[in-house]
The RNA shown here (SAM riboswitch aptamer (S box leader)) has 145 nucleotides and comes from an uncultured Woeseiaceae bacterium. The prediction has a mean pLDDT of 80.

């Protein structure tokens, strides 16, 4: 370290120091010499464990879940939704594109079937956009080794 399971649109600042990059990562996009990021020092969000309470389940307890409460322990956090996509379903089409498919007109071969060319539109469909979901990727925590 893989692996499991749970959260992730809320919330949280002040000085010191460093001096140029950072926000995982890949492409946006954003912070940053008005000093970012980082490291001290204080302060604080917030509640995973952890502790205290009820409930459920049980003869009962212990364990388990679920509610709440505290914020002393162990963590963790203090720009932007995981800062937005990445991959895939569904929908939804004002718009733009398409050497997909039907169709409109003309023209020219043909006895017809039909074929071939030129144009312009209509429509179905792809693709591009937009929402939603889900997945993957991340991060914290608990296990776990």
């Nucleotide at each position: 370290a893989a692996c499991u399971c749970a959260u992730c649109g809320a919330g949280a600042c002040c000085g010191g120091u460093c001096g140029a990059g950072g926000g995982a990562u890949a492409g946006g996009c954003c912070c940053g010499a008005c000093g970012a990021c980082g490291c001290c020092g204080g302060g604080g969000c917030a509640a995973c464990c952890u502790u205290c309470a009820g409930a459920a389940c049980u003869a009962a307890c212990c364990a388990u879940u679920c509610u709440g409460a505290a914020a002393a322990g162990g963590u963790g956090c203090c720009a932007a939704c995981u800062c937005c996509u990445g991959c895939g379903a569904u929908g939804c089409u004002a718009c733009g594109u398409u050497u997909a498919g039907a169709u409109u007109u003309c023209u020219g071969c043909u006895a017809a079937a039909g074929c071939a060319g030129a144009u312009u539109g209509u429509c179905u469909g792809g693709c591009g956009g937009c929402a939603u979901c889900g997945a993957a990727u991340g991060a914290u925590g608990a296990g776990g080794g």